[in-house]
Context: one part of a larger RNA
RNA sequence: UCGUGGUGAAGGAACUCGGCAAAAUACCCCCGUAACUUCGGGAUAAGGGGGACCUGAUCCGUCAACCCACUAGCUGGGGGCAGCGGUGAGGGUCGCAGAGACCAGGCCCAAGCGACUGUUUACUAAAAACACAGGUCCGUGCGAAGUUGAAAGACGAUGUAUACGGACUGACUCCUGCCCGGUGCUGGAAGGUUAAGGGGAACUGUUAGCGCAAGCGAAGCGGUGAACUUAAGCCCCAGUAAACGGCGGUGGUAACUAUAACCAUCCUAAGGUAGCGAAAUUCCUUGUCGGGUAAGUUCCGACCUGCACGAAUGGAGUAACGAUUUGGGCGCUGUCUCCACCACGAACUCG
Numbered sequence: 001u002c003g004u005g006g007u008g009a010a011g012g013a014a015c016u017c018g019g020c021a022a023a024a025u026a027c028c029c030c031c032g033u034a035a036c037u038u039c040g041g042g043a044u045a046a047g048g049g050g051g052a053c054c055u056g057a058u059c060c061g062u063c064a065a066c067c068c069a070c071u072a073g074c075u076g077g078g079g080g081c082a083g084c085g086g087u088g089a090g091g092g093u094c095g096c097a098g099a100g101a102c103c104a105g106g107c108c109c110a111a112g113c114g115a116c117u118g119u120u121u122a123c124u125a126a127a128a129a130c131a132c133a134g135g136u137c138c139g140u141g142c143g144a145a146g147u148u149g150a151a152a153g154a155c156g157a158u159g160u161a162u163a164c165g166g167a168c169u170g171a172c173u174c175c176u177g178c179c180c181g182g183u184g185c186u187g188g189a190a191g192g193u194u195a196a197g198g199g200g201a202a203c204u205g206u207u208a209g210c211g212c213a214a215g216c217g218a219a220g221c222g223g224u225g226a227a228c229u230u231a232a233g234c235c236c237c238a239g240u241a242a243a244c245g246g247c248g249g250u251g252g253u254a255a256c257u258a259u260a261a262c263c264a265u266c267c268u269a270a271g272g273u274a275g276c277g278a279a280a281u282u283c284c285u286u287g288u289c290g291g292g293u294a295a296g297u298u299c300c301g302a303c304c305u306g307c308a309c310g311a312a313u314g315g316a317g318u319a320a321c322g323a324u325u326u327g328g329g330c331g332c333u334g335u336c337u338c339c340a341c342c343a344c345g346a347a348c349u350c351g
Base pairs, nucleotide, nucleotide: 001346002345003344004343005342006341007340008339010337011336014335019332027051028050029049030048031047036041038171052093053092054091055090059086060085061084062083066078067077068076069075070073094098106330107329108328109327110326111325112324113322114321118130119129134169135168136167137166138165139164140163146155147154148153172317173316174315175314177247178246179245182244183243184240185239186238187237188236191235192234193233197229198228202224203223204222205221206220209216210215248266249265250264251263252262275309276306287303288302289301290300291299
């Protein structure tokens, strides 16, 4: 000097990003126990008192004798001594200390998130992430859809729409607004476009033949190939947002000022409803006001000017729960003011 333990005057979080770590609390009995609440909880809420040993009144349980009854029994009812067990007022004894060691909840208030118990990054993340019961939509009529496998087959399921598969949301309570123009999906015996195939007009190569020649040129065999016919798809017409998604701007206006219920205008598929809001979302920003502090960029309550909340990519609440996050308080302490000493171990020095 380091490590692991122990003790500490006065103060008691002044430490620090933060009470991290430590201290404190802890068991049993009795008293007592709030807001809130889904009436189950919250709750061991909180907050108090007692606890050893000896003696021991009282009361209670059990219970022989004894008494009564009859259906005469290993019967029913009453009865309560001793003993045993329990309760334990009161009295006494000892210590600093009686749940004497070990073992063994700290508590409260407010807010965010997630309902909850669970699950997770084996070896830096346990969470607000995942899951969840519940909700909604879509598909699937059974040789089901779906998955797997060149296939046979298997799973689904020895199930049958109160079933199975997929997607989103995520208990519960109150709710879930407007937009189908784009994209997707679903439906649509018309019309447009559209492949191979079918079709074969027309043109052409070759040449039997004809012709004095130029040339014409059947059949066959080849090449190119128009009209016409023809599916899904796309175009088109509808529906559909708990499908992917989206949910405006400008100018003016009230008898102080300010503001604008109101008016005008442009654009749009439609212009953000309820609720919430400087928020896990607010840039400006330590917004402004209030609370708490002597002093508060955090916190809580409001306001609304929402850079850039918003309704199952769910909105707003919410009792209970959480090794969750944030702020505050009580208790407690070597976290600190400010370090000191002790024990054991290690390093180091000397031998």